[in-house]
RNA sequence: GCGGGGGAUGCGGUCGCGCCCGCCGAAGCCGAGAGGCGAAGGCGGGUGAGGAAAGUCCGAGCUCCACAGGGCGGGACGGUGGCUAACGGCCACCGGCCGAAAGGCCAGGGAAAGUGCCACAGAGAACAGACCGCCCGUCCCUCCCCCCAGGGACGAGCAAGGGUGAAACGGUGGGGUAAGAGCCCACCAGCGGGGUGGGUGACCAUCCCGGCUCGGUAAACCCCGUCCGGAGAAAGGCCAAGCAGGGAGGAUGAGCUGGCCCGGCUCGUUUGACUCCCGGGUGGGCCGUUGGAGGCGUUCGGCGACGGACGUCCCAGAGAAAUGACCGCACCCCGAGAAGGGGCACAGAACUCGGCUUAUUACCCCGCUU
Numbered sequence: 001g002c003g004g005g006g007g008a009u010g011c012g013g014u015c016g017c018g019c020c021c022g023c024c025g026a027a028g029c030c031g032a033g034a035g036g037c038g039a040a041g042g043c044g045g046g047u048g049a050g051g052a053a054a055g056u057c058c059g060a061g062c063u064c065c066a067c068a069g070g071g072c073g074g075g076a077c078g079g080u081g082g083c084u085a086a087c088g089g090c091c092a093c094c095g096g097c098c099g100a101a102a103g104g105c106c107a108g109g110g111a112a113a114g115u116g117c118c119a120c121a122g123a124g125a126a127c128a129g130a131c132c133g134c135c136c137g138u139c140c141c142u143c144c145c146c147c148c149a150g151g152g153a154c155g156a157g158c159a160a161g162g163g164u165g166a167a168a169c170g171g172u173g174g175g176g177u178a179a180g181a182g183c184c185c186a187c188c189a190g191c192g193g194g195g196u197g198g199g200u201g202a203c204c205a206u207c208c209c210g211g212c213u214c215g216g217u218a219a220a221c222c223c224c225g226u227c228c229g230g231a232g233a234a235a236g237g238c239c240a241a242g243c244a245g246g247g248a249g250g251a252u253g254a255g256c257u258g259g260c261c262c263g264g265c266u267c268g269u270u271u272g273a274c275u276c277c278c279g280g281g282u283g284g285g286c287c288g289u290u291g292g293a294g295g296c297g298u299u300c301g302g303c304g305a306c307g308g309a310c311g312u313c314c315c316a317g318a319g320a321a322a323u324g325a326c327c328g329c330a331c332c333c334c335g336a337g338a339a340g341g342g343g344c345a346c347a348g349a350a351c352u353c354g355g356c357u358u359a360u361u362a363c364c365c366c367g368c369u370u
Base pairs, nucleotide, nucleotide: 001368002367003366004365005364006363009330010329011328012327013326014325015324017048018047019046020045021044022043023042024041028037029036030035050346054357055356057355058354059353060352061351062232063231064230065229069262070261071260072259074228075227076226077225078224079093080092081091082090083089094108095106096105097104098103109223110222114221115220116217117216118215131162132161133158134157136155137154138153139152140151141150142149170188171187172186173185174184175183189213191210192209193208194207195206196205197204198203236287237286238285239284245278246277247276248275249274253267254266255265256264257263294313295312296311297310298309299308300307301306331343332342333341334340
């Protein structure tokens, strides 16, 4: 320096709080009686937050809406093979990038379907471009004439060199040329096509051919593929108690399928669904609800995620919410210390699981690299 893991004090006592169980239980109720039930309360016992209980971001169980159906729209995901109830999670591998390495990161399908965008700088930024420059011709000047050289103007050619940029339309070398250029050639890189070998596969290795080069961006629109119906515990089910109706609107109408359409279901058309207004009643209890894809240990299979078998344990269940304080001993940390001090941070269950992400004091352990 890199990667992984661990616990987040233990035991006892005193007091306090929530829930549960047992015993007692003045009042009260039932019973002819014996006695039983039993509010408040008392006594005894058991049990009582987390690694993230958090964010509610994914995936499920469960429940209701129809048994969740078709289309449009919308959303999520995206290398390959596995794991899993499932996943956007995890494991292993492949490819790319970064690092000296251990290792880390990747929203990792498609840019030769189409559209858009590419700031600044720069002449030119996508079927590009000529600022400096190079070369040729004509004319002029140095110079009266010719040659050479230099300079300037105009016209034509070029893109090698310079310059700008994150990126300038392959790289190096040779030929070629007035100067140049894949213009031609060799090698290399890239692209496309084909073959051989290896691998389940992503892909890797290698050979041949082609025209010579076709920029980037899809967490931009878009295209392709896969998946997704909605609502959530105030879901939902049951019981008890109580009430009173009146007015207005109202018909191929209303409600549900929480984006729209279809389809479907339910109610209704004057005995009137439904909507609005006024008025009345209640605002209690039980279940769901914690034993579950459960924790721990051993062992077997697998590189691993994970799975199988056996053993063992029961581990908060309130309903606006309890889970706290002190003391002693042990242990740990700071400290030279039998002095002294500290055990701190982030945070707090509310139907339940599997993940991810975020917050977090001070430490400890293991492996690896230099």
About this RNA
RNAcentral holds the sequence, with entries from MGnify. Predicted 3D model of a 370-nucleotide RNA (Bacterial RNase P class A) from a marine sediment metagenome. The coordinates come from a structure-prediction model, not an experiment, and the mean pLDDT is 75. Rfam family: Bacterial RNase P class A. By type it is a ribozyme. The model forms 97% of the base pairs in the Rfam consensus.